[in-house]
RNA sequence: CGGACUGUAGCUCAGCUGGUAGAGCACGACACUUUUAAUGUUGGGGUCGCGGGUUCGAACCCCGCCAGUCCGACCA
Numbered sequence: 001c002g003g004a005c006u007g008u009a010g011c012u013c014a015g016c017u018g019g020u021a022g023a024g025c026a027c028g029a030c031a032c033u034u035u036u037a038a039u040g041u042u043g044g045g046g047u048c049g050c051g052g053g054u055u056c057g058a059a060c061c062c063c064g065c066c067a068g069u070c071c072g073a074c075c076a
Stems, first nucleotide, its partner, number of pairs: 001072007010025004019056001027043005049065005
């Protein structure tokens, strides 16, 4: 310098041909229990990496940028 993949809740990750953003774990509350743990019920938590564009409508399509992983090239 070039290419591929990845970026979504605190963490690990889903998300179909563009049409209401989700699960598990974690966290709060309640039930149970002498208490804790476990279990059950329930709740909160999101500029979908950033900025633009297309569209009636974008996590998803297009452009640029940033970060990470891998591969290649160059130099020595």